[in-house]
Molecule: transfer RNA
Organism: Sorangium sp. So ce836
RNA sequence: AGGCGCGUAGCUCAGUGGUAGAGCACUACCUUGACACGGUAGGGGUCGCCGGUUCGAAACCGGCCGCGCCUAC
Numbered sequence: 001a002g003g004c005g006c007g008u009a010g011c012u013c014a015g016u017g018g019u020a021g022a023g024c025a026c027u028a029c030c031u032u033g034a035c036a037c038g039g040u041a042g043g044g045g046u047c048g049c050c051g052g053u054u055c056g057a058a059a060c061c062g063g064c065c066g067c068g069c070c071u072a073c
Base pairs, nucleotide, nucleotide: 001071002070003069004068005067006066007065010024011023012022013021018055026042027041028040029039030038048064049063050062051061052060
């Protein structure tokens, strides 16, 4: 330098055009002498950034940034 893949909640990931979800974690309450486990409820996300397409974009297109792998010099 070129090619491919990935970037979504604190972490691991789902969601492939129609108002963004799960598990774990976190908070409160119940339970206990207390802790853990368990139960109920709740908080938390500019979907990496900018632009384009579309009535509508996390998703499709272009550029850029970051990470990983491969190829070449």